[in-house]
Molecule: transfer RNA
Organism: Patescibacteria group bacterium
RNA sequence: GGGUUCGUAGCUCAGCUGGUUAGAGUGCAACAUUGACAUUGUUGAGGUCACAGGUUCGAGUCCUGUCGAACCCA
Numbered sequence: 001g002g003g004u005u006c007g008u009a010g011c012u013c014a015g016c017u018g019g020u021u022a023g024a025g026u027g028c029a030a031c032a033u034u035g036a037c038a039u040u041g042u043u044g045a046g047g048u049c050a051c052a053g054g055u056u057c058g059a060g061u062c063c064u065g066u067c068g069a070a071c072c073c074a
Stems, first nucleotide, its partner, number of pairs: 001073007010026004019057001028044005050066005
């Protein structure tokens, strides 16, 4: 330098053929339970869907560029 796959919550990840409020587990906070802790249950906070632009009535999803990661080729 070329190619492939990927980037979504603090962490690990899902998100189907573009559509109704962006989710799960774990972690965190509060409350309940306990003599106290742990466990368990309930509730809550936490998101520029890497960044920018485009297509569309509508984009996490499609297209282009940039940045970053892993792997392959040279």